Predicted 3D model of a 71-nucleotide RNA (transfer RNA) from Scorpaena agassizii. It is recorded under the gene name trnT. Its mean pLDDT, the model's own confidence on a scale to 100, is 80. Its Rfam family is "tRNA". Its family is annotated with triplet codon-amino acid adaptor activity in the Gene Ontology. About the family: Transfer RNA (tRNA) molecules are approximately 80 nucleotides in length.

RNA sequence: GCAUUAGUAGCUCAGCACAGAGCAUUGGCCUUGUAAGCCAAAGGUCGAAGGUUAAAAUCCUCCCUACUGCU
Repeated sequence: GCAUUAGUAGCUCAGCACAGAGCAUUGGCCUUGUAAGCCAAAGGUCGAAGGUUAAAAUCCUCCCUACUGCU
């Protein structure tokens, strides 16, 4: 230099153009109390910037970071 893969909630990861799950956190219920269990809430400018579209995490362009491969 070229190519592949990955970047989404605090962590681990899904996601076919409508942003989700588990764990964790907070509150409530239950309990003599704690754990467990049940219910609810909060937490995302989906790596950055543009473009297409009625609508983009998703499609297109370019850039950044990390891993791997080739030279």
NCBI's taxonomy places the organism under Eukaryota, Metazoa, Neopterygii, Neoteleostei, Scorpaena.